Two RNAs folded together computationally: RNase P RNA and transfer RNA, 461 nucleotides in total.
It holds a member of the Rfam family "Bacterial RNase P class A". About the family: Ribonuclease P (RNase P) is a ubiquitous endoribonuclease, found in archaea, bacteria and eukarya as well as chloroplasts and mitochondria. Its family is annotated with dimeric ribonuclease P complex, tRNA processing and ribonuclease P activity in the Gene Ontology.

RNA sequence: GCGGCGGUUCAGAUGGCUGCCGGGAGCGAUCCCGGAGGAAAGUCCGGCCACCACAAGGCAGGAAAGCGGGUAACGCCCGCCGGGGGCAACCCCAGGGACAGGCAACAGAGAACAGACCGCCUCCCGGCCGGCUUCGGCUGUCCGGGCGGUAAGGGUGAAACGGUGGGGUAAGAGCCCACCGCGUCGACGGUAACGCCGACGGCACGGCGACUGUCCUUCCGGUGCAAGCGCAAAUAGGGGACGAGGCAAAAUCGUUUGGCGAUGGUUUUUGCCGCGGGGCCGCCUGUCCCGCCAGUAGUCCCGGGUAGCGUGCACGAGGCAAACGGCGACGUUUGUCCGAGAUAAAUAGCCAUCCCCGACAGAAGCCGGCUUAUCGAUCCGCCGCGUGU
RNA sequence: CCUCCCGUAGCUCAGUGGCAGAGCGGCGGUCUUAUAAGCCGAUGGUCGCGGGUUCGAUUCCCGCCGAGAGGA
Repeated sequence: GCGGCGGUUCAGAUGGCUGCCGGGAGCGAUCCCGGAGGAAAGUCCGGCCACCACAAGGCAGGAAAGCGGGUAACGCCCGCCGGGGGCAACCCCAGGGACAGGCAACAGAGAACAGACCGCCUCCCGGCCGGCUUCGGCUGUCCGGGCGGUAAGGGUGAAACGGUGGGGUAAGAGCCCACCGCGUCGACGGUAACGCCGACGGCACGGCGACUGUCCUUCCGGUGCAAGCGCAAAUAGGGGACGAGGCAAAAUCGUUUGGCGAUGGUUUUUGCCGCGGGGCCGCCUGUCCCGCCAGUAGUCCCGGGUAGCGUGCACGAGGCAAACGGCGACGUUUGUCCGAGAUAAAUAGCCAUCCCCGACAGAAGCCGGCUUAUCGAUCCGCCGCGUGU
Repeated sequence: CCUCCCGUAGCUCAGUGGCAGAGCGGCGGUCUUAUAAGCCGAUGGUCGCGGGUUCGAUUCCCGCCGAGAGGA
């Protein structure tokens, strides 16, 4: 210098004017302070919180799952193991156990207790051409056919019942041997996943399982701030209190009784007392007429509850800095700061200057993650190649 | 705020590991004097997008995008 890998931070800046939301001061005019994000998004995980249900536990259902750690918790994060990719920095992985069922199109001889198309080989039969001959035959190369052997090689496929090399054999083959792979056992290292070493076995026990079922371990009660709690209007409805009628007689209908009587209801009449209204004289008394009940109208109180208002709701697993512990995620201690809270829902508009000319995008109970979107810029660490010293 | 379902040809839908199909529509031909109907033929697909598992994905898994439904 070129190319690459991993991470950090920022998200136009400054000033002025006019507005919007929240808080504070003031009697008021007005003044002061604060005002979106790294994802506020998707709502995909995990919690806090609230109410309902609940002795404990289980079934069903759902989820996680290499090992260890971090955390309030997690499917997140860190470290490590194993596998894969890359020259490397580095990146990716749903990666537990056992078995039963299932699947493997096409091609191919054969696809799971497989199989023989070409090829290779022994033997037998036939043929061409040779060789030997005692003329009976014997024998060699090649070609064709048959009974068998074989799985080295070719060929098909994503995958062919261990791989490479040597020995061996008629040709071959774990048939035998060495190494590798695989399995079992033992020792050592590691908390563990696992690694490494040795011995034995002598090749079976193939693949998928992000197909169905199943097992071990761990987690999950349900519903979500329109949860929930408080104050509480009008109208309607609920409960309670007050609320002017009471007594007697007669008639009549029941119950009971042998009968008298007793007792209950209904209705009307009459009488007495009372209440309200009116007249007779303005008031008292007296008198006359009309009305008097259904616990109604009305008045007052109580409780539930709707609209509405408040609260939940902004001090929290909080931010920043330093020290210490830890490889790290993270933890502990000390100091310091307070940084949006609407409810039809606020962050805007204009002007000026500068620059690299400004992306994705707007809180709605809160927090920790993941995922997705994002113009560009800054800084740090590392790797490879080339060149110079 | 919570939950569920769907996306395949221009339209309506099948297909759920092994070469993507049907009906209607559109196009060309035939028939008819002509049109319709009928018959024949070909065309038409990033299976919403990206990644993973697998020899192989429309299908299985994960993440997005779009559209719809239900509950408080």